[in-house]
Context: one part of a larger RNA
């Protein structure tokens, strides 16, 4: 590993990208005929052996016994379409055919047949040895050799039994004689048969294969009476041309993936522009005694006119109703108008490439709110703080103020119940009605025709969800996934192993800091 778990009990990194790693679609020789042989297995049948019956012929029965025949299954070898590496050499064994010479039979006859021996020629053998030139490479599996003994399993054996031991047994106690098996021994290595499965390589700018042929260049043993030199022939490397041969050489186009194109779609992003009311403030205006606020009050503001009414103004923030079990985005997140910029998904497609893919240590981008630094801005709300209440107390809840902050620019930080508390990719398993986006048909408005828009319904892809049921799952709640799991293996990443101590200490690293990431133990229960 086989063989755990991860919604809620411990445990899916906030999200995406991404290298190493791991894993990776289908496809290429499939079949058939024929000859020969039979290691083996099954059953049929005959003979021998054995037993019984019988005077005998003969009959019946049995068998880990011996042996023959044919049948079925199966195995091996050869040939045909269908290479089993190619050459050279040695000796060997066959076949064919000569010459010489024995033997047996035969013939009128070395005439013929058979069989030997010696010596030639020719051809076949992959049976053996040696050499040369080349050969896609592994995993896997079969068999074998090899792999200490003791141990383990296990055979034999009356240690009196047994645990053990490797002894022992028989006899005339002269001697004779049997053992001390066998198995297992996994990774790696060696040899060997197989060729399914999984990889790998090959011919696309042919620098490709094969057959001829021509050059260039190198090497030099044999033979030319001998020695030396030169050249040729010849033999063997290497390189460069030419011609010919061939079915000459590119698998398919994955309900895998990428790209192009088309009309769309969206509150996706960035920049600019624009609108809306509210709030607060200041100004002007009308009126007059309270206003605020609360459970009740008070702090607070008020004839210097508060609160309230009206008129326009300014500022900064926000984007109501429409707003939904709707949309978009990797997540965080995203909602006034308009313009510009680049991007995305789904759909459509008789478009293109052809495995380009999936998931991912390291590494990287983004990442609510709060917080930090430096500017801007500061309407609202408002950690801290002040006060009024409440209360036994109140350093709170309620109220009145109010700094930082809240907004924005530039830079950090990198965490959240960052939740669907549910990784990503792929396949299958069940019914339904809605809805959003695309596509294709059909119908209605249409009584002005075509066309757009709209409405209704059908089909089909892709979304966010929902309902009902589980012959499924689960501890249950519940779940079309949390199913296809003891009938356990589709691929891949991360994480967890009783509660505390503790996300603490320490070390490392990142950060201006706050802190983040990594991350124990003693002890306790």
């Nucleotide at each position: 590993u086989u063989g755990c778990a991860g919604u809620u009990a411990a445990a899916a990194a906030g999200c995406u990208c991404g290298u190493a790693g791991u894993u990776g679609g289908a496809u290429u020789u499939c079949u058939g005929g024929u000859u020969u042989u039979u290691a083996g297995c099954a059953g049929u049948u005959g003979g021998u052996c054995c037993a019984c019956c019988u005077c005998a012929c003969g009959g019946u029965g049995a068998g880990c016994a011996c042996u023959g025949a044919g049948u079925g299954c199966g195995g091996g070898a050869g040939c045909c379409a269908u290479c089993c590496u190619u050459c050279c050499g040695g000796g060997g064994a066959g076949g064919u055919u000569g010459u010489g010479u024995g033997c047996a039979c035969u013939u009128u006859g070395u005439u013929g047949u058979g069989u030997g021996c010696a010596u030639g020629a020719u051809u076949u053998u992959u049976g053996u040895c040696g050499g040369a030139a080349c050969c896609u490479u592994u995993a896997c599996u079969u068999u074998g050799a090899a792999a200490a003994a003791a141990u383990u399993a296990g055979a034999g054996u009356g240690u009196u039994c047994a645990a053990a031991g490797c002894a022992g047994g028989c006899a005339u106690a002269c001697g004779c004689u049997u053992g001390a098996a066998u198995a297992c021994a996994u990774u790696a290595g060696c040899a060997u048969g197989g060729a399914a499965u999984a990889a790998u390589a090959g011919a696309a700018u042919a620098g490709g294969a094969c057959u001829u042929u021509g050059g260039u260049u190198c090497u030099a043993u044999u033979u030319u009476g001998u020695u030396g030199g030169u050249u040729u022939c010849u033999a063997g490397g290497a390189c460069c041309g030419a011609a010919g041969u061939a079915a000459u050489g590119a698998u398919u186009a994955a309900u895998a993936g990428g790209g192009a194109c088309a009309g769309u779609u969206g509150g996706g992003g960035g920049c600019a522009u624009u609108a809306g009311u509210a709030u607060u403030u200041a100004a002007u205006u009308g009126u007059c005694a309270g206003a605020g606020g609360u459970g009740a009050a008070a702090u607070u503001c008020u004839u210097g006119g508060a609160u309230u009414u009206a008129u326009g103004a300014a500022a900064g923030a926000c984007u109501a109703a429409c707003u939904a079990c709707u949309g978009c985005g990797a997540a965080a997140g995203c909602a006034u108008u308009u313009g510009c910029c680049a991007a995305g998904g789904a759909u459509g497609u008789u478009u293109u490439c052809a495995u380009u893919a999936a998931u991912c240590a390291a590494g990287a981008a983004c990442g609510a709110a709060a917080g930090u630094u430096a500017g801007g801005g500061g309407a609202u709300c408002g950690a801290a703080g002040a006060c009024g209440a409440u209360c036994a107390g109140a350093u709170a809840c309620c109220g009145u103020c109010g700094u930082a902050g809240u907004c924005u620019u530039a830079a950090c930080c990198a965490u959240a119940a960052a939740c669907u508390a549910u990784g990503c990719c792929g396949a299958c398993u069940a019914g339904g009605g809605a809805u959003c986006g695309g596509u294709g048909g059909g119908g209605c408005c249409a009584a002005u025709u075509u066309a757009u828009a709209g409405c209704c319904g059908c089909a089909u892809c892709g979304g966010c969800a929902c309902c009902u049921u589980a012959u499924g799952a689960g501890a249950a709640a519940u779940c079309a996934a949390a199913g296809u799991u003891u009938u356990u293996g589709g691929g891949u990443u991360c994480u967890g192993g009783g509660g505390g101590g503790a996300g603490u200490a320490u070390g490392g690293u990142c950060g201006c800091a706050a802190g983040g990431c990594u991350g124990a133990a003693a002890c306790u229960u």

Record summary
Model confidence (mean pLDDT): 80 of 100. Predicted 3D model of a 525-nucleotide part of an RNA (small-subunit ribosomal RNA, central domain) from an uncultured marine eukaryote. Its Rfam family is "Eukaryotic small subunit ribosomal RNA". Its Rfam clan is "SSU clan". Rfam links the family to the GO terms structural constituent of ribosome and ribosome. For this family Rfam cites "Crystal structure of the ribosome at 5.5 A resolution" (Yusupov et al., Science, 2001).